[in-house]
Molecule: SAM riboswitch aptamer (S box leader)
Organism: Clostridium ljungdahlii
Formats: sequence, structure tokens, C1' cells
RNA sequence: UUCUUAUCUAGAGUGACGGAGGGACUGGCCCUAUGAUGUCCAGCAACCUGAAUACGAUGUAUUGUAUUCAAUGGUGCUAAUUCCAGCAGGAGAAACCUGAGAGAUGAGAA
Repeated sequence: UUCUUAUCUAGAGUGACGGAGGGACUGGCCCUAUGAUGUCCAGCAACCUGAAUACGAUGUAUUGUAUUCAAUGGUGCUAAUUCCAGCAGGAGAAACCUGAGAGAUGAGAA
């Protein structure tokens, strides 16, 4: 980088440094010197992981599913639903609803 798969309306900063942009892309709409992005610290969170219980499978000591617990380990995240829309369908005066696509993250594979 590509493919497969799961999730994406919950949660989390009155901190330190630093000093101008940021919210993936396009269009909107926003955040930002009352300090953005970033780094550190702090925090959130069960995807991987670990433990317990129940049920099931088989090759009988392994494994699958569900629930609960755990933040030591690998990631991730900490404005706004992935900020909203983009394509298709429904409804329609409009607001709106559903799905897809795109994107993000984890796990597995090439």
C1' cells in the first nucleotide's frame, strides 16, 4: 500500500511547553491570540489482551459463543453524530428518513 472483517449519536483537560492555523477531500458551517495544529503530562475507552462464570463443539484439553470484571501490556481516542452534505432511493413546499460510497480505528491476510 491492497484485500477481508467489526465498530463509528456513549466517554474523556480551567494542566505544562509553544505560537498560527485547524476540522481527511470538495462545498457549506464552524473552532481558534479568552491561544489553534503539535509535543509532554493527565484522562477516556474493553478492539487486541488477561481473568471468572454459563452454555455448546470436538480430537478431552483445547476451542466457540454470551455475560461480567481488569487500564499491567499493544493500539486507539479526548469541539460539534465521522460537524453536515456529496451517490441512490423514499417523502415532499421545505425540513426530513433509509441505504450505499468515502473516511477513521482495531484485528487478520498478502